The prediction has a mean pLDDT of 81. A computed fold for an 84-nucleotide RNA from Holdemania filiformis, annotated as transfer RNA. Its Rfam family is "tRNA". Rfam's curators write: Transfer RNA (tRNA) molecules are approximately 80 nucleotides in length. By type it is a transfer RNA. The RNAcentral record of the sequence draws on Rfam.
RNA sequence: GGGGAUGUGGCGGAAUCGGUAGACGCAUCGGACUUAAAAUCCGGUGAUGGAAACAUCGUACGGGUUCGAGUCCCGUCAUCCCCA
Numbered sequence: 001g002g003g004g005a006u007g008u009g010g011c012g013g014a015a016u017c018g019g020u021a022g023a024c025g026c027a028u029c030g031g032a033c034u035u036a037a038a039a040u041c042c043g044g045u046g047a048u049g050g051a052a053a054c055a056u057c058g059u060a061c062g063g064g065u066u067c068g069a070g071u072c073c074c075g076u077c078a079u080c081c082c083c084a
Stems, first nucleotide, its partner, number of pairs: 001083007010026003019067001027045006046057004060076005
């Protein structure tokens, strides 16, 4: 230099043929149980604002297509693999 793969909450990892983003697990917080703890069981946990209701934003970053994009198209960045 050329080609390919991957990038989603705190972590791993889903999301059909483009139609409610974050299922499920881990972690963590609160509660039950216990003399106390562990284990087990129940519930919560993306960000910002808000007392709440709710609103807005959010799938590496920037654009595009579309009524609608994690998903399709273009460019960029990072990591990994192959070729030279």